[in-house]
C1' cells in the first nucleotide's frame, strides 16, 4: 500500500505545551474555536477487537460468561448531516405528456421542511498478500 471479515445511534477529561483554524477528500449545510479549538506530551478514564488468566466441561475444542494484566483504539456534534439507489408519504395539478373525457379522474414526468432501508466513502481491530 492492498485484500478479507467484523463493528461504527452507546460510553469516557483534567493539566501542560503550541497558537489558527478544525471536523478524511469535493460541494452545500451545521457544529467547535484566542473563554485557546485542531495537534503533541503526561496522568486518568471508556470500551472489550486481539493476546492472557479464570469460570462453564470428565477432558480437549467450540459456544457462552467474567477480569481489564498486555497490544491497539477511543474520550465535541450518529462516520456531525446530506449528495447515489429503492420504497413509502406529502406538495402541486404546472397555457407538461398519455388515457378516459361534461365536470374532472388516473398514471407518468416535476418538487421535497419528508420518513425508512440500502449502497458508496471513511474510521478501528484481526488475519492474509
Nucleotide at each position: 500500500c492492498u485484500c478479507u471479515u467484523a463493528u461504527c445511534c452507546a460510553g469516557a477529561g483534567c493539566g501542560c505545551c503550541u497558537g489558527a483554524g478544525a471536523g478524511a477528500c469535493c460541494u452545500g449545510g451545521c457544529u467547535c474555536a484566542g473563554u485557546g479549538a485542531c495537534g503533541g506530551c503526561g496522568c486518568a478514564g471508556c470500551a472489550a477487537c486481539c493476546g492472557g488468566u479464570c469460570c462453564c466441561u470428565c477432558a480437549u475444542c467450540u459456544c457462552g460468561g467474567a477480569c481489564a494484566c498486555g497490544g491497539u483504539g477511543c474520550u465535541u456534534u450518529c462516520u456531525c448531516c446530506a449528495g447515489c439507489c429503492c420504497a413509502c408519504c406529502g406538495c402541486a395539478a404546472g397555457c407538461g405528456u398519455u388515457g378516459a373525457c361534461g365536470a374532472u379522474c388516473a398514471a407518468c414526468c416535476g418538487c421535497g421542511c419528508g420518513u425508512g432501508g440500502g449502497a458508496c466513502c471513511g474510521a478501528u481491530a484481526a488475519g492474509g498478500g

The RNA shown here (SAM riboswitch aptamer (S box leader)) has 129 nucleotides and comes from Deinococcus sp.
The coordinates come from a structure-prediction model, not an experiment, and the mean pLDDT is 79.
It matches the Rfam family "SAM riboswitch aptamer (S box leader)". From the family's description: The SAM riboswitch is found upstream of a number of genes which code for proteins involved in methionine or cysteine biosynthesis in Gram-positive bacteria.